[in-house]
Context: one part of a larger RNA
Parts: sequence; structure tokens; C1' cells
RNA sequence: UUGGGCGUAAAGCGAGCGCAGGCGGUUCUUUAAGUCUGAUGUGAAAGCCCACGGCUCAACCGUGGAAUCGCAUUGGAAACUGGAGAACUUGAAUAUAGAAGAGGAAAGUGGAAUUCCAAGUGUAGCGGUGGAAUGCGCAGAUAUCAGGAGGAACACCAGUGGCGAAGGCAGGUCUCUGGGCAGUAACUGACGCUGAGGAGCGAAAGCAUGGGGAGCGAACAGGAUUAGAUACCCUGGUAGUCCAUGCCGUAAACGGUGGGCGCUAGGUGUGAGUCCCUUCCACGGGGUUCGUGCCGUAGCUAACGCAUUAAGCGCCCCGCCUGGGGAGUACGGCCGCAAGGCUAAAACUC
Repeated sequence: UUGGGCGUAAAGCGAGCGCAGGCGGUUCUUUAAGUCUGAUGUGAAAGCCCACGGCUCAACCGUGGAAUCGCAUUGGAAACUGGAGAACUUGAAUAUAGAAGAGGAAAGUGGAAUUCCAAGUGUAGCGGUGGAAUGCGCAGAUAUCAGGAGGAACACCAGUGGCGAAGGCAGGUCUCUGGGCAGUAACUGACGCUGAGGAGCGAAAGCAUGGGGAGCGAACAGGAUUAGAUACCCUGGUAGUCCAUGCCGUAAACGGUGGGCGCUAGGUGUGAGUCCCUUCCACGGGGUUCGUGCCGUAGCUAACGCAUUAAGCGCCCCGCCUGGGGAGUACGGCCGCAAGGCUAAAACUC
């Protein structure tokens, strides 16, 4: 390389948007580039292969044939792919009248709790642990009661509930705004799928500048424990955690499962619609679409398990893997303020 693969053995980019490229619904007409077919020319000779023949055989040699799987020219075919034209509605998009949602951004606002401040009551302890001690307290703590300040997070509702492409999203109100869903089938008429590069998004930690700082709390200090204890436990506590703006671009970024379309038994929950039956209403029964769980048939799988939300059966496109270590490292390049990130070897060794 071919092939075979990618839930757990090596392997799905963290995730979407999207240029090029690849692939692409139904019907008719046309064209004839791909495709199929005929003819002609060419495809040197030698060699290879077949037949016959010549050296007494063979090697070797001669004659004829086949082959030369190709190219060019020309005639034809028109199912499929491509090109051109016309049409269609199922894919896709739009419209319309609806319902759901912690989807996003911004601005106000609420109560509980912790801490602190000043005052009242009140007196000797509080705190902490396995037990203690460090620590706090007669300069009046802890406890308790009204008041004030400030920051951060939102109990109950709450649910294998909801929304979002992923990261993620939760007190309440208002403003702006994205996406999806079911119903109708009015409109457009293939406008689609994927997507190398590319640009934007991307938890936490970290970085820069300026704010903020209640609680928590790397580092650090002290007390314990211990043979030691640079830990686990305790008392403190800085950065950070919060806000604004700009970087970083990584995670067990996980369903360890790329995206799209179609097909292939069922059963049972739950969320959002809608239709029918029943009904005074509320319940209840049945159908259908989209989502989210559990169980399970065929099938698949090394097994575990997956099983209409596939890891089943197929098609299209992208990414990735190819023994372990060395190593996601060195060097080089690109990016970054830095930390570092992305790309990515070899020697050697088993």
C1' cells in the first nucleotide's frame, strides 16, 4: 500500500457553521463525455505461449499461429452515470394559526443563611476532636434579642423532568433575541447531505488590567497524629473563587458510540402537541408525531452487551487506527504575555 477496523482490545476531531471537493429525489425529451459494441489502422523484430519442422535427442534454431489485455480514426446502441431542456412533489425551505422550555444577552429586584459592625440582656467559658491542643474569651466572648453593612449562592417546587450543537443552563420580574415541536398543506420546486482547509464557539484551572472580597480555600503558619507525617484531622489563612474587558483552547470535553438518509417484532414508563370515542365535569380508552428512559425478538458481538435513541441491514461524506516502551517526547514550524498548545519523529530496547 491493499485489506481489515474504530462502545470496553490501537482507533470518532470537544462541538457546530461552512468555501472547494465527493455524493445526490420522480417523469419526459435530447446529447453521446463516461459505458457497451462493430470495422479499419497501428500495437517493430526477437522473447513468452501453441502447432509443425531442422540439427541422431535436448539445449539451440526455423516456419506458421496465438497473444500484444493498448491507442487512434470511424459506424452504431442509449439502460445507467454525466451535459442540455421541460415538468413534478414525496427530500428541503417558506407561510399560517398554536403550545412547551434552567436556550442566550442585558437591566432591576426578593427572602433564608454565613460573616462583620455598633447597642441591649447576661456570665465564664466557647470552639474543636477518636481524644486533644493550637485558637477565641473578664479589655465581657459563646448564647440571646431588635438594628445596620457587605459579598456569594438560590432550600422547597425537582422529576433516568425540560432546553441547548457541544461546553453548559435553575430565586423572581421586565426588555431584546436564537432554536426546535406538533396541526394545516397555501407557496417555492431538489433549492439537498457531508465537509479537507478556514473562521467563530468552547468546563475548570491559569494569565493581563481595573474593581470586589461574605463564605470557602491551593500556597503558607501553627496544633495534633506518627518511627517519621513536607499528608489524612484541627485552628488560622494568601492567591483564587465573584464582576468588567482581553487572552488561553485544554478535560474521563464520555453515550468512552462522527454526521445524514432509508429499512427491520413487540411491551412498559415519562415530557410536548394533535386527532377520534366516551363523558355533566373530572377521569378513562384508542390513534398519530417529536423527545427522553427501562425491558426484550430477529440480527450482531471475542465476550460483556447493543437491540426503531442499534453496536442490526444498506447507501453517501468526513475524521482516525496499524505491537509495547522510548513519546504525545526531541527537533523544526505555527500560535501564545507566560503557562503552554497544535503538528510530530528517530536511535535504542522488549
RNAcentral holds the full RNA, with entries from ENA.
A computed fold for a 350-nucleotide part of an RNA from an uncultured bacterium, annotated as small-subunit ribosomal RNA, central domain.
The prediction has a mean pLDDT of 87.